[in-house]
């Protein structure tokens, strides 16, 4: 150099053949208790690795580069 899988809030992973990005778990703020856990409610955090392209519309198709893991040499 070649084949293959992935890259989404902190983290750990979804997103049903393209249609407003969401689960758990953390963090923070109230309730709940003598108090802590725990529960119980509300929040704040993502420009979906990067730059193009195609489409009214792109995490989702396509290209090209950059990181990981494996697998062959």
């Nucleotide at each position: 150099c070649g084949c293959a899988g992935g890259g989404u809030g902190g983290a750990g992973c979804a997103a049903u053949u393209g249609g407003u990005a969401g689960c758990u778990u953390g963090u923070c703020u109230g309730g709940c208790u003598c108090a802590u856990a725990a529960c119980c409610a509300g929040a704040a955090g993502g420009u979906u690795g990067c730059g193009g392209g195609u489409u009214c519309g792109a995490g989702u198709c396509c290209c090209g580069c950059c990181c990981c893991u494996g697998c062959a040499a």
The RNA shown here (transfer RNA) has 73 nucleotides and comes from a Sedimentisphaerales bacterium. Its Rfam family is "tRNA". About the family: Transfer RNA (tRNA) molecules are approximately 80 nucleotides in length. Taxonomically the source falls in Sedimentisphaerales (Bacteria, Pseudomonadati, Planctomycetota, Phycisphaerae). The same sequence occurs in records of 2 taxa.